[in-house]
Molecule: transfer RNA
Organism: Planctomycetota bacterium
RNA sequence: GCCCGCGUACCUCAAUGGCAGAGGAUCGGUUUUGUAAACCGACUAUCUGAGUUCGAUUCUCAGCGCGGGCU
Repeated sequence: GCCCGCGUACCUCAAUGGCAGAGGAUCGGUUUUGUAAACCGACUAUCUGAGUUCGAUUCUCAGCGCGGGCU
């Protein structure tokens, strides 16, 4: 330099154009003599910018970051 894949919550992952979710973690509460477990609740996210569309996490383009391959 060229090609390919990935980017969603603190972490691991869903969501095939129509309300952004789950589990774990954290915090609060109930329970217990106390801790753990269990149950209830709260917090937190679509990498950035443009385009298409009535509507974009999803489709297109560019950029950024990460990983892999070729030279």